The part of an RNA shown here (small-subunit ribosomal RNA, 5' domain) has 522 nucleotides and comes from a marine sediment metagenome. Its Rfam family is "Bacterial small subunit ribosomal RNA". Its family is annotated with structural constituent of ribosome and ribosome in the Gene Ontology.
[in-house]
Context: one part of a larger RNA
This record gives sequence, structure tokens and C1' cells, in this order.
RNA sequence: GAAUGAACGCUGGCGGCGUGCCUAACACAUGCAAGUCGAGCGAGAAAGCCCCUUCGGGGGUGAGUACAGCGGCGGACGGGUGAGUAACACGUAAGAACCUACCCCUUAGUGAAGAAUACUCUCGAGAAAUCGAGGUUAAUGCUGCAUACGUCCCUUCGGGGAGAAAGGUGGCUUUUAUGCUGCCGCUAAAGGAUGGGCUUGCGGGCUAUCAGUUUGUUGGUGAGGUAAUGGCUUACCAAGACUAUGACGGCUAGCCGGCCUGAGAGGGUGUUCGGCCACAUUGGAACUGAGAUACGGUCCAGACUCCUACGGGAGGCAGCAGUGGGGAAUAUUGCGCAAUGGGCGAAAGCCUGACGCAGCGACGCCGCGUGGAGGAUGAAGGUUUUCGGAUCGUAAACUCCUGUCAGGUGGGAAGAAAAGUCUUUCCUUAAUAUGGAAUAGAUUAUGACGGUACCACCAGAGGAAGCACCGGCUAACUUCGUGCCAGCAGCCGCGGUAAUACGAGGGGUGCAAGCGUUAUUC
Repeated sequence: GAAUGAACGCUGGCGGCGUGCCUAACACAUGCAAGUCGAGCGAGAAAGCCCCUUCGGGGGUGAGUACAGCGGCGGACGGGUGAGUAACACGUAAGAACCUACCCCUUAGUGAAGAAUACUCUCGAGAAAUCGAGGUUAAUGCUGCAUACGUCCCUUCGGGGAGAAAGGUGGCUUUUAUGCUGCCGCUAAAGGAUGGGCUUGCGGGCUAUCAGUUUGUUGGUGAGGUAAUGGCUUACCAAGACUAUGACGGCUAGCCGGCCUGAGAGGGUGUUCGGCCACAUUGGAACUGAGAUACGGUCCAGACUCCUACGGGAGGCAGCAGUGGGGAAUAUUGCGCAAUGGGCGAAAGCCUGACGCAGCGACGCCGCGUGGAGGAUGAAGGUUUUCGGAUCGUAAACUCCUGUCAGGUGGGAAGAAAAGUCUUUCCUUAAUAUGGAAUAGAUUAUGACGGUACCACCAGAGGAAGCACCGGCUAACUUCGUGCCAGCAGCCGCGGUAAUACGAGGGGUGCAAGCGUUAUUC
């Protein structure tokens, strides 16, 4: 000099864009953060309103709505944190023995049956959480049977064996459940895409005041296991394997793209953003599933907190806000799904603390302003003086202007066209139904930010400057006070009676909505 996720002191007008627990991976009150589908399935209220009434009630509507349940898909993404990890964790370059829901392309199918169960009902246990018994019912839930172009297994290559499926919703039709057909599905298989698992070469910390380490250890055979290779596991056999090119141990640490600095080489660093990894109160375990050994799933154990009728139960903010605590120190218990993206759904749509915005903080960067021109009796006043003057100083007053920002008044966005609806064309089809689309046109709705940005007008210099320094390094000097005291100080060093070095005044220098100090890096 440059830089920072900074902090502290003094000061502080506006805006834009960024950024904000670096410490206790400490403990958490409260709310929200993952649901959705009735076009998979069976059941199914109430209030309110209307009508009738024998005043007990009944009917209609609300409504096949709400709340639940079975089932499907999604809760493995998105979001957080950096504790652990010195490792194929990461980066880069290769490889072979693998899996991949949804999506795309292609081929072949989608037949006929059955038994349950939740919900609900009747009982029972319990303070609760919840649980037990019995009866009843459905499905794209479950079970087996049939069929099998591909597929898998065996093979004497002739062949033999194994293994699937689910329907729903539109249209036309029909002898009201029979055909045909569109769309969405389902099953088996081939390919793709995407995502992932695995192996290897090379690379990037400190330490020898750590020198030897290792027994599933190193290799082989058989077996098991996995989606897959492999001591991954196991039985047997052999005795190997690593190591001063630093094994083993200890300490520290998430890695990278990047970022800071530097002419570069290099050094430092890993906050925001992006990629990968790891973790989810601590430790362990599996289940489901295409995918997890699963942050807002399950089970067990530990610590902690809470409820309890003492028998037993409930919980997990390193999601967004917020609280306590720790700390030099780090924000709102905000608005909205309008946009982008995600989940579900045929769609309308629903959900989304992702995200978009707003709020707070000069925390950073950038921009703008705090007025401009003229103005000498060089006013008053301050300071200083050799008492003549000098200086603050064109500075002020005064005159003439301008109108940024802030204030007020009025207008007022882009971000929003997809979707929807109605036509047209083409395709599908028996069909001008229906349905679909790189077709074309018309029409309509939707904005959190926000009455914000922006524009015009109004008034009036009015509301807006500080901080550090002035001995040398280093730009900038004098007076008074103090008297080795009080104090200063980055280094050299100042202060013991004329201190340009302490404190104050005047003056000056530097930066400026900031300026200094501290910490850290080059």
C1' cells in the first nucleotide's frame, strides 16, 4: 500500500447493489417449513336455510361437501450445518464387473377367478398415549391360475423348464351393461437419456522429541453374499504385505471452482455463489422403497427436557423467524405464491419460510448531495504581534441565481403470458363425438413488491460535515498551561521553567458520510 463475513471510538443526509453467529455441532417456548390425487376405492356428517308437524319429530337443501380411512406418487428433492474425516473424501485423467422411479423411442400383451382388511358398527382395557375382541364391506391393495414375441435358467443345441398384468375416464352404440374407439394407466422386454454405485494413475497439511507396522493381515482355492468387482464374509492352504521416496502413531483440517495479495513466481484463504462429501440430540440397527441405512420415518440404548391418576407416556430448530446462553460481534416471531423452480393431479388447482420481495445494520462497494456566481470599508470578532501589522479571509454580511436529494401535490409502470374459454387447420377414428398438437386466430383473468420505480408541478438556500494528524520517517506551526509531574509513543524517542513531540486555543495538512484504532493476510 492492498484486503476483510470484521469489532471498537467519534461522527452520520439520500439512494442502488451486495452482505450479516467466524464463538456453544450449546439448550430451545411459540408459529409455520411436504404434501397431493374423488378421473384408484368403500363409507360419509353437522351448523345454517326452507317446508311439513300429532310439537315427539320428519323431509329437502347444505352435499356425495367437510373430517377421517384404504390405495398411488412424493416425503432420498429442495433447505441447513461443517462436528467428524489426512481418506479414492476431494480435484483431475482413465477404466470395467453394475443399478436407474418418473421421461423419450420401439416391440408384444392387458384373460378368467378367489380370499381378506382398514374405515364404520358392537363391546372391553387405560389418566393419557394408545391397545384388544367380535361382526360387516371395496379397490389401480393382496393371492394363486391361464397365456409368453422378447426375457431368465438348463442343454446332448434337437429341445426342456420358469416367470406378468389393473383398471379408470370421455364419445358413439347396445337387448343397461354389449361392442368399437380416443386419452390416462398396468405388465413383459430392447434401446436411449439422466442420476448413482465401484476400481485405478497423479495431485494438494504439520510432526522422526512417532521407526518399525500388520493376522482377515498379503495371496490362492472352494463356498456364501452384493445391483456389481473384491478378504466383502467364511473354511482350508501358503507366509506373505507396507516402510527413511517416511509405513505405523500423534496433532490439525471438510475438499474444489474460486477469493485476497503480488510485476510474476509464489504466499495466504475456502464467508456469500456453484460442484462434491459428511452429519442431523449421542451411539447402534435394520425396514420400506427405483433410490435411504432416511433432518421435520421406525426400533433399541444413553444424556437431557416435559406430561402423569406413578401404572406409564411425549420430544429433538446444524429448516424460516424467534428466545435464553456464550461472545468484541452478526438482523423481522414480516408480505406473497404475482414471477422462476419443485411435488401431486387429466385439468382446474392445492402445497411450497425453496424462491420472489419488504424490514433492520455506513458491514462493504458504487453514485449523489450538503449550493453556484459576484462581493474589500479586506467589517465585527478570534488568534498573534517586533504594536506598524499579519492571519482566519471572498470566508461572512450583501446582491443576483439554480433547484439535485429530502418535504408536499398530481399522474403512474415493466416485470404477465403461459394456463383457461371460443373458433380454424392437421392427426387419431367408422365418425364433423372425444382426444391430441412445433398449427393459426380471437377473447378473458391473474402483481407480494406498491400507489413503489419513474414523470410533471410547488415552495424555498431553506433540512444535511465530520474524523484523524501537524518532531523525523510523513503532507501540515505557532501561543498559552504543565515542569522527568501529568502525559505521549508504530520505530527513533519527547517531558527535569521559553516543549513545533504532553494538554488547550488559533492556524494548517490529509481523507470525507465517513475518519481513526485494534485484529488478521499478502